[in-house]
């Protein structure tokens, strides 16, 4: 320098070829217990890397940039 994968909740990751942003863990509250752990119930948590574009509608498509991993030189 070129090409390719990835960037979504505190963490690990989904989102079915554009149409309601979700799960597990963690956190908080509760039940249980002499107390705790475990288990169970509930709850909280997001400018989807940034800026634009297309579209009635974008996590998803297009452009530029940033970060990260890999390949080639």
């Nucleotide at each position: 320098u070129a090409c390719g994968g990835g960037g979504u909740a505190g963490c690990u990751c989904a989102a079915u070829u554009g149409g309601g942003a979700g799960a597990g863990c963690a956190g908080c509250g509760g039940u249980c217990u002499c107390c705790a752990a475990a288990a169970c119930c509930g709850u909280c948590g997001g400018u989807u890397g940034c800026a634009g574009g297309u579209u009635c509608g974008a996590g998803u498509c297009c452009u530029g940039c940033c970060c990260u991993c890999g390949u080639a030189g």